Description: The RNA shown here (Bacterial small signal recognition particle RNA) has 97 nucleotides and comes from Synechococcus sp. SynAce01. Its Rfam family is "Bacterial small signal recognition particle RNA". It is annotated as a non-coding RNA gene. Rfam's curators write: The signal recognition particle (SRP) is a universally conserved ribonucleoprotein involved in the co-translational targeting of proteins to membranes. It is recorded under the gene name ffs. RNAcentral holds the sequence, with entries from ENA and Rfam.

[in-house]
RNA sequence: GACUCGGACCGAUGCGGCCGGGACGCCCAAAUCUGGUCAGAACCGGAAGGGAGCAGCCACACGGGAUGCUCCAGGCAGGCGUCGGCUCCGGGUCACC
Numbered sequence: 001g002a003c004u005c006g007g008a009c010c011g012a013u014g015c016g017g018c019c020g021g022g023a024c025g026c027c028c029a030a031a032u033c034u035g036g037u038c039a040g041a042a043c044c045g046g047a048a049g050g051g052a053g054c055a056g057c058c059a060c061a062c063g064g065g066a067u068g069c070u071c072c073a074g075g076c077a078g079g080c081g082u083c084g085g086c087u088c089c090g091g092g093u094c095a096c097c
Stems, first nucleotide, its partner, number of pairs: 001094008009085007017076003021072003024068001026065003034059004043050002
């Protein structure tokens, strides 16, 4: 001096952990000011029938609850993998002085 191995450090990238949040799924959830269907009762009409509509039932909404080998992005301390560096440290081989 060349090649190469291991490690530290720096950068990039990937995986995973913890924390809170959101989405989705499940359950609950409206006397009335949501919707649908509207018993009863009342109203209009000569009649046929019609309009409105409380309770009930159904659905959904504001919201709440428990939960999920689900998804999304964020934060945290730091683990592991891969790649790169003419940074540093410690070796090996070869050549030369």